[in-house]
RNA sequence: UCGAUCCGAUAGGGGUGUCCCGGCCGUGCCGGGACUGAGAUCAUACCCUUGGAACCUGAUUCAGUUUGCACUGGCGUAGGGAAAUCGGAAAGACCGGCUG
Numbered sequence: 001u002c003g004a005u006c007c008g009a010u011a012g013g014g015g016u017g018u019c020c021c022g023g024c025c026g027u028g029c030c031g032g033g034a035c036u037g038a039g040a041u042c043a044u045a046c047c048c049u050u051g052g053a054a055c056c057u058g059a060u061u062c063a064g065u066u067u068g069c070a071c072u073g074g075c076g077u078a079g080g081g082a083a084a085u086c087g088g089a090a091a092g093a094c095c096g097g098c099u100g
Stems, first nucleotide, its partner, number of pairs: 001093002005089006011049004016043001017035008055080003061074004
């Protein structure tokens, strides 16, 4: 000097599904429960910010699984996607000086 990573502040981006039961009465809304997950629509929480799989398109997709569902994997070295900034701590790395 740089610094993975961690914490804090501020700014920005993103998703919120499926199934069962009941009610209303009309294909939707509300309430309760179950599944997976960081998060299942307001929590002002969770996740992500180019070293970008947070998230979107592809997708009414392919294989598996399930009561069902992006539930798991492929697709994915694909195409997009938010400027991150500041402060503190910091494994470690590099450079210079001195000494042996």

TPP riboswitch aptamer (THI element) from Salidesulfovibrio brasiliensis JCM 12178, 100 nucleotides, folded computationally. Its mean pLDDT, the model's own confidence on a scale to 100, is 77. It was read from a public genome assembly, where an Rfam model found it.